A computed fold for an 83-nucleotide RNA from a Bacillota bacterium, annotated as c-di-GMP-I riboswitch aptamer. The organism belongs to Bacillota, within Bacteria.
[in-house]
RNA sequence: UCUUGAUAAGGGCAAACUCGCUCGAAAGACGGGGGCGCAAAGCCACGGGCCUACAGCUAUGCUUUGGCAGCCGGGCUGCCGAA
Repeated sequence: UCUUGAUAAGGGCAAACUCGCUCGAAAGACGGGGGCGCAAAGCCACGGGCCUACAGCUAUGCUUUGGCAGCCGGGCUGCCGAA
């Protein structure tokens, strides 16, 4: 350095659920509690997928310029270390 991830050390993140004089049309985000899990559960919507549909349209539907990075792939970066 590469592959790799231990019943190692010190730490980190935080699902469901819940609370809110927060933002949003919604999905969802943010903050407090919580802790299922995670070695990239750090960052980026580039490809696929999924959610939403205010506005718009040829309208009982369709559609993102809105979201999800803890759905998969890809890109960038990164702590510690046994075999």